[in-house]
RNA sequence: GCCGCCUUAGCUCAGUCGGUAGAGCAUCUCACUCGUAAUGAGAAGGUCUGGGGUUCGAUUCCCCAAGGCGGCUCCA
Numbered sequence: 001g002c003c004g005c006c007u008u009a010g011c012u013c014a015g016u017c018g019g020u021a022g023a024g025c026a027u028c029u030c031a032c033u034c035g036u037a038a039u040g041a042g043a044a045g046g047u048c049u050g051g052g053g054u055u056c057g058a059u060u061c062c063c064c065a066a067g068g069c070g071g072c073u074c075c076a
Stems, first nucleotide, its partner, number of pairs: 001072007010025004019056001027043005049065005
């Protein structure tokens, strides 16, 4: 330098006919217990990496950029 993949909750990750975003763990509250753990119920937590485009409507499709991972190539 070129190519491919990834970016979604605090963490690990789902999310296909484009139509108001989910799980587990963690956190908080309550129940249970003499108390704790465990268990059960509930709550909170998201400008879906940024910008632009297409569309009535974009996490989803297209373009550019940033960050991460991998592969290839060059180095007289």
Predicted 3D model of a 76-nucleotide RNA (transfer RNA) from Nakamurella lactea DSM 19367.
Its Rfam family is "tRNA". Rfam classes the family as a transfer RNA.
The sequence was found in a public genome assembly.
Its mean pLDDT, the model's own confidence on a scale to 100, is 81.